[in-house]
Record summary:
A computed fold for a 116-nucleotide RNA from a Gammaproteobacteria bacterium, annotated as Glycine riboswitch aptamer. Its Rfam family is "Glycine riboswitch aptamer". From the family's description: This family represents the bacterial glycine riboswitch. Glycine riboswitches usually consist of two metabolite-binding aptamers domains with similar structures in tandem. The source organism's lineage runs through Bacteria, Pseudomonadati, Pseudomonadota and Gammaproteobacteria. Model confidence (mean pLDDT): 81 of 100.

């Protein structure tokens, strides 16, 4: 020095399962009343145990997903306890349209170890 390993960065990739109910709070349309103007109507403004929407906040239920993080253990190890892996198991966090986010995998330069 070539080759290997290792962090953290770059750049691509990268699954899965309800845009689920359901209450409230808010907005928005419309609906009734009222007020202000008018000849009347539009319009604006308030009101409502009204009605219906919403990719918005917050609480509540059930069904589901595994690859953020966590947590569990076989073989081994130990005189006993403690240890002891993952793509496996659980599902506490997360998550179930799109974006985000995401183990992982490649890819570049750096940097550390190692050749020594």
């Nucleotide at each position: 020095a070539a080759a290997g390993c290792g962090a953290g960065c770059u750049c691509a990739g990268a699954a899965g399962a309800g845009a689920c109910c359901u209450c409230g709070a808010u907005u928005g349309u419309c609906g009734u009343c009222g007020a202000u103007u008018c000849a009347g109507g539009c319009a604006u403004c308030g009101a409502c145990u009204g009605a219906c929407a919403g990719u918005u906040c917050g609480g509540g239920g059930c069904g589901c997903c595994g690859a953020a993080g966590g947590c569990g253990c076989a073989a081994c190890a130990c005189g006993c306890c403690c240890g002891g892996a993952a793509a496996c198991g659980c599902u506490c966090a997360g998550g179930c349209a799109g974006a985000a986010g995401g183990a992982c995998u490649g890819u570049g330069a750096c940097c550390g170890c190692u050749g020594a």